RNA sequence: UACGAUAAAGGCAAACUUGCUGAAAGGCAAGGACGCAAAGCAAUGGACCUAAAGAAGAUAUUUCUAUGGUCGCCAUGCCACCGAAA
Numbered sequence: 001u002a003c004g005a006u007a008a009a010g011g012c013a014a015a016c017u018u019g020c021u022g023a024a025a026g027g028c029a030a031g032g033a034c035g036c037a038a039a040g041c042a043a044u045g046g047a048c049c050u051a052a053a054g055a056a057g058a059u060a061u062u063u064c065u066a067u068g069g070u071c072g073c074c075a076u077g078c079c080a081c082c083g084a085a086a
Base pairs, nucleotide, nucleotide: 003083004082011036012035016031017030018029019028020027021026034072040078041077042076044075045074046073047070048069049068054064055063056062
């Protein structure tokens, strides 16, 4: 450098519940653990979610659009604990 043990020390926390926040998606906090070796950080590319404002429109419980989001979807970039086997 790479790799990842039924190792050790520690870490994070899905669903769900409660509160706050937001138009929504979602976020934050507490509880809670399904899982995670980057489930640490960054929305840079793809993907996905939402559609307030805006636009369209056949006026409908309609359509489009990210400037809003998700890093626990996949890549990419940066940084990092431990050290068996190969």
This is a predicted structure of an 86-nucleotide RNA (c-di-GMP-I-GGC riboswitch aptamer) from Paenibacillus sp. 1_12. Its mean pLDDT, the model's own confidence on a scale to 100, is 88. The model forms 95% of the base pairs in the Rfam consensus.